[in-house]
The RNA shown here (transfer RNA) has 71 nucleotides and comes from Candidatus Curtissbacteria bacterium RIFCSPHIGHO2_12_FULL_41_17.

């Protein structure tokens, strides 16, 4: 330089055009003499910009970052 893949709560993984969800972590509660475990609840995210569409995590373009490959 060229080709391909990926980017979503603190972490990990879903969601193939129609209100972004689960698990772990954290916090609160129930329980317990206390703690752990268990159960209930809460907080929290679509890498940036532009386009298509009534509607975009999803499709298109571009940039940024990471990974793999070719030379």
């Nucleotide at each position: 330089a060229c080709g391909g893949g990926c980017g979503u709560c603190g972490u990990u993984c879903a969601a193939u055009g129609g209100c972004a969800g689960g698990a772990c972590c954290u916090c609160g509660g129930u329980c317990u003499c206390c703690a752990a475990a268990a159960c209930c609840g809460a907080c929290g995210a679509u890498g940036g910009g532009g386009g298509u569409u009534c509607g975009a995590u999803u499709c298109c373009c571009u940039c940024c970052g990471c990974c793999c490959g070719u030379g």

The prediction has a mean pLDDT of 84. It matches the Rfam family "tRNA". By type it is a transfer RNA. Rfam describes the family as follows. Transfer RNA (tRNA) molecules are approximately 80 nucleotides in length. The sequence was found in a public genome assembly.